[in-house]
RNA sequence: GCGGAUGUAGCUCAGCAGGUUAGAGCACAUGGAUCACAACCAUGGGGUCGGGAGUUCGAGUCUCUCCAUCCGCA
Numbered sequence: 001g002c003g004g005a006u007g008u009a010g011c012u013c014a015g016c017a018g019g020u021u022a023g024a025g026c027a028c029a030u031g032g033a034u035c036a037c038a039a040c041c042a043u044g045g046g047g048u049c050g051g052g053a054g055u056u057c058g059a060g061u062c063u064c065u066c067c068a069u070c071c072g073c074a
Base pairs, nucleotide, nucleotide: 001073002072003071004070005069006068007067010026011025012024013023019057028044029043030042031041032040050066051065052064053063054062
């Protein structure tokens, strides 16, 4: 330099052919329970989906560009 993959909550990941409110587990907070801690039960907070632009009535999902990480080829 060329090609490819990945980038969604603190972490690990879902998200079906673009369409109702962006989710799960773990973690975290509060409460319950306990002599107490853990486990357990209930409730709750937390993201605008790597950045930007475009297409569309509508984009996490399509297109372009940039960035980061990983893999391959030179």